A computed fold for a 70-nucleotide RNA from Butyrivibrio sp., annotated as transfer RNA.
It matches the Rfam family "tRNA". Rfam links the family to the GO term triplet codon-amino acid adaptor activity. The family's RNA type in Rfam is transfer RNA.
Its mean pLDDT, the model's own confidence on a scale to 100, is 82.
Taxonomically the source falls in Butyrivibrio (Bacteria, Bacillati, Clostridia, Lachnospiraceae).
């Protein structure tokens, strides 16, 4: 030079129409108490532009990371 990838503490979904879901935390229920199990509750789209009624999604550009030529 060139492809790919970035969502919640962690993993891991989402045809341009309400950003779920697991396991972690937290709080209660159960238990003498902890543990399992149940009910709840907060948490996220890398940055910064642009298309559009509307962007996680499309299109630029940058940064981090992985791969490939050289």
């Nucleotide at each position: 030079g060139g492809g790919g990838u970035a969502u919640a503490g962690c993993a891991u979904a989402a045809u341009g129409g309400c950003a779920g879901u697991g396991c972690g935390a937290c709080g209660g229920a159960c238990u003498u108490u902890g543990a399992c199990u149940c009910c709840g509750u907060g948490a996220a789209u890398a940055u910064g532009g642009g298309u559009u009624c509307a962007a996680u999604u499309c299109c630029c550009a940058u940064u981090g990371c992985c791969c490939c030529c050289g």